[in-house]
RNA sequence: CUGACCGAAAGGCAAAACCAGGGAAACCUGGUGACGCAAAGUUAUGGGUCUAAAGUCAAUUCAUAAUUGACCACGACUGCCAGACUGCCGAA
Numbered sequence: 001c002u003g004a005c006c007g008a009a010a011g012g013c014a015a016a017a018c019c020a021g022g023g024a025a026a027c028c029u030g031g032u033g034a035c036g037c038a039a040a041g042u043u044a045u046g047g048g049u050c051u052a053a054a055g056u057c058a059a060u061u062c063a064u065a066a067u068u069g070a071c072c073a074c075g076a077c078u079g080c081c082a083g084a085c086u087g088c089c090g091a092a
Stems, first nucleotide, its partner, number of pairs: 007089001012037002017032006035079001041085003045082003048077003055071006
């Protein structure tokens, strides 16, 4: 120096749920909390999934308005999969 012991030990992150706040929603932030994770660190780059405010179309309606349905990301998810970048500890 390398390997095994060994994801042992010491640490790290933090699911669901609850509370407060933001948002039309998906979801996000903070606190409590641990389902799990050796990249559950960063990045929406590719695929995939979720939501549909605004918009478009249709229907209801005497008509406007309003309501309902469908389509639609420029919105969201990296703890859905993959890529890219970065990376800690490990005694006897």
A computed fold for a 92-nucleotide RNA from a Chloroflexota bacterium, annotated as c-di-GMP-I riboswitch aptamer. Of the family's consensus pairs, 95% are formed in the model. Model confidence (mean pLDDT): 82 of 100.